[in-house]
The part of an RNA shown here (small-subunit ribosomal RNA, 5' domain) has 528 nucleotides and comes from an uncultured bacterium. Its Rfam family is "Bacterial small subunit ribosomal RNA". Model confidence (mean pLDDT): 87 of 100.
Context: one part of a larger RNA
RNA sequence: GAUUGAACGCUGGCGGCAGGCCUAACACAUGCAAGUCGAGCGGUAGCGGGAAGAGCUUGCUCUUUGCCGACGAGCGGCGGACGGGUGCGUAACACGUAGGAAUCUGCCUGGUAGUGGGGGAUAGCCCGGAGAAAUCCGGAUUAAUACCGCAUACGCCCUACGGGGGAAAGCAGGGGAUCUUCGGACCUUGCGCUAUCAGAUGAGCCUGCGUCGGAUUAGCUUGUUGGUGGGGUAAAGGCCUACCAAGGCGACGAUCCGUAGCUGGUCUGAGAGGAUGAUCAGCCACACUGGGACUGAGACACGGCCCAGACUCCUACGGGAGGCAGCAGUGGGGAAUAUUGCACAAUGGGCGAAAGCCUGAUGCAGCCAUGCCGCGUGUGUGAAGAAGGCCCUAGGGUUGUAAAGCACUUUCAGUGGGGAGGAAAGGUCGAAGGUUAAUACCCUUUGGCUGUGACGUUACCCACAGAAGAAGCACCGGCUAACUCCGUGCCAGCAGCCGCGGUAAUACGGAGGGUGCGAGCGUUAAUC
Numbered sequence: 001g002a003u004u005g006a007a008c009g010c011u012g013g014c015g016g017c018a019g020g021c022c023u024a025a026c027a028c029a030u031g032c033a034a035g036u037c038g039a040g041c042g043g044u045a046g047c048g049g050g051a052a053g054a055g056c057u058u059g060c061u062c063u064u065u066g067c068c069g070a071c072g073a074g075c076g077g078c079g080g081a082c083g084g085g086u087g088c089g090u091a092a093c094a095c096g097u098a099g100g101a102a103u104c105u106g107c108c109u110g111g112u113a114g115u116g117g118g119g120g121a122u123a124g125c126c127c128g129g130a131g132a133a134a135u136c137c138g139g140a141u142u143a144a145u146a147c148c149g150c151a152u153a154c155g156c157c158c159u160a161c162g163g164g165g166g167a168a169a170g171c172a173g174g175g176g177a178u179c180u181u182c183g184g185a186c187c188u189u190g191c192g193c194u195a196u197c198a199g200a201u202g203a204g205c206c207u208g209c210g211u212c213g214g215a216u217u218a219g220c221u222u223g224u225u226g227g228u229g230g231g232g233u234a235a236a237g238g239c240c241u242a243c244c245a246a247g248g249c250g251a252c253g254a255u256c257c258g259u260a261g262c263u264g265g266u267c268u269g270a271g272a273g274g275a276u277g278a279u280c281a282g283c284c285a286c287a288c289u290g291g292g293a294c295u296g297a298g299a300c301a302c303g304g305c306c307c308a309g310a311c312u313c314c315u316a317c318g319g320g321a322g323g324c325a326g327c328a329g330u331g332g333g334g335a336a337u338a339u340u341g342c343a344c345a346a347u348g349g350g351c352g353a354a355a356g357c358c359u360g361a362u363g364c365a366g367c368c369a370u371g372c373c374g375c376g377u378g379u380g381u382g383a384a385g386a387a388g389g390c391c392c393u394a395g396g397g398u399u400g401u402a403a404a405g406c407a408c409u410u411u412c413a414g415u416g417g418g419g420a421g422g423a424a425a426g427g428u429c430g431a432a433g434g435u436u437a438a439u440a441c442c443c444u445u446u447g448g449c450u451g452u453g454a455c456g457u458u459a460c461c462c463a464c465a466g467a468a469g470a471a472g473c474a475c476c477g478g479c480u481a482a483c484u485c486c487g488u489g490c491c492a493g494c495a496g497c498c499g500c501g502g503u504a505a506u507a508c509g510g511a512g513g514g515u516g517c518g519a520g521c522g523u524u525a526a527u528c
Stems, first nucleotide, its partner, number of pairs: 001528004006524005013375006019368002021333001026331003030328003035078003040075002043071002047069003050065007085286003095210006103203002108199008116150001118148002126139005156165003170191006178185002212258003219249003224246008261283004265276004288309005311322004339365001341364003347361001348359004378408004388399004412469001414464005422455001426450009472517005477498003483512005493500002
């Protein structure tokens, strides 16, 4: 000099853009943060319609009815493995980079072949029971895209090449004939379902090289190193196991100890390098502590389950409940770090055919000079060089065109009006094309109309009034830009280094003046 996720002191007008627990991975009150689908299913607790009945005050109350809109609880599907947080652990194939072969991959894309016929249960509802509760038990009954056989098998899997094994589910819209038990069959469209081949995406595994300090850590290792048989996994492999061999690593630093998430990057520097890893992005690890598996395409799963432990809470003492390193917020720790805000309008995600629902992701707003950038606090004129202050050789000098005065302007803030863009979608009415038996339905394209904004009193523009509301901080001995007076008298004090102060201190304290920076300025800490 540059820099900072900074803090402290004094001061503080506005805006834009960013950033904001670096400490206790300490403990957490409260609310919210993952649901959705009735176009899979049986249904109807509540709400709103319709219908029927009753009471009547004649437009209200009650009852019944799943008939309709919808929908609590339940079965079932998909999603809760993403998104969000933190950096404890980890010196390791964890990360970076370059390669590899023995693998899996829901949803998505493309292709091929199918989607036939049966069965038995079980939630819910109802009845009964146990319990303080959490919850649980028994009986009866019921549905499915839940579950299980049978049939079929292009391709698929196993094979000793003879053969053997294995699948599925329906739902919704529309419809001219024909049939009909008036439900539908049947046809068709769309969405699904099954098998398999490929792709895409994602993930698992292996290897070369790189990746902090300590030798006051020199030897380490028995599933250890390799082989064979077996097991296990989606998959190679001591990954596991039995047997056999006795290997394997190490001064090119093994082992042990300490420290640490890694990277793109960031800061500094001419560079080489040094330091660092906040925000943003990629990867990893973790989710009260330790262990375990289940489900699933995917987890050994932050807001799932089981066990053990510590802690907190409820209890009828028998037994139960919980996990903010999600967003806010509280206590605590600390020099120190924000609101228990608004909205799903946009972007993105989950579910859904869609409308839509959910979304503390996200978009915004609030707080903080924490940083960077921009703007303002007026402009011109004005010598009687006013008054006052300070200094003085008492003549004057300086503050100083500074002020006053005069003439202007009105950014920003204030008040009142106007007012974009962020909006694409969606809905509805047509048109064309595709599909089809079909001018239904549905899909695609397209035209008209309609139509959705948290921010928001938005950005921006116009008008109004009046210089009106807006300057401080540090320093002035040398380094280092800037000097005098008074007070003090080795005292009080200053200080980054050299050093000042013991009676004229440009070095202490005050004042006048000056210098530097300026909504900041200094100090401290840290890095180069």